[in-house]
RNA sequence: ACUGUUAAGGGCAAACCCGUCGAAAGGCGGGGACGCAAAGCCACCGGUCUACGGCAGCAGGCACGCAUGCAGCGGGUCGCGCCACGAUAGCGGGGUUGCCAGGA
Numbered sequence: 001a002c003u004g005u006u007a008a009g010g011g012c013a014a015a016c017c018c019g020u021c022g023a024a025a026g027g028c029g030g031g032g033a034c035g036c037a038a039a040g041c042c043a044c045c046g047g048u049c050u051a052c053g054g055c056a057g058c059a060g061g062c063a064c065g066c067a068u069g070c071a072g073c074g075g076g077u078c079g080c081g082c083c084a085c086g087a088u089a090g091c092g093g094g095g096u097u098g099c100c101a102g103g104a
Stems, first nucleotide, its partner, number of pairs: 002102003011036002016031006034090001040096003044093003047088003053083003057080002060078003064074003
C1' cells in the first nucleotide's frame, strides 16, 4: 500500500426540541443520539433539494385598459412550468490530510 473481526484511548452526531441567520433549500450554536473507521476537509463530476431573482414558457385564473358586426389585442397580478451562480461532503464518484490495531 492494504484490512477493520478484536482491544485501548477517544472522536463525530441523524431525527426531534430551543435559539439564531436565510426568500427557501439549508447553515451555525445549545440540548439530544439514529448511525459513522474518515460522518475530517474541498462543490471538481453526476444526482438530489430550493427558487429571493430571472424567463422571448402556458389554448391557465382574476381584475384592468383598448378594440368590438361576435370575442380580439395589450400589459399587470396570481398560479403552474423551466433556470443555479444557492444548498447538500450523513447521496455517489473524485481530490486531499489523518488516530489506533493488524500487516509484506

The RNA shown here (c-di-GMP-I-GGC riboswitch aptamer) has 104 nucleotides and comes from Peristeroidobacter soli.
Its Rfam family is "c-di-GMP-I-GGC riboswitch aptamer". Gene Ontology term of the family: cyclic-di-GMP binding.
The model forms 95% of the base pairs in the Rfam consensus.
Its mean pLDDT, the model's own confidence on a scale to 100, is 82.
It was read from a public genome assembly, where an Rfam model found it.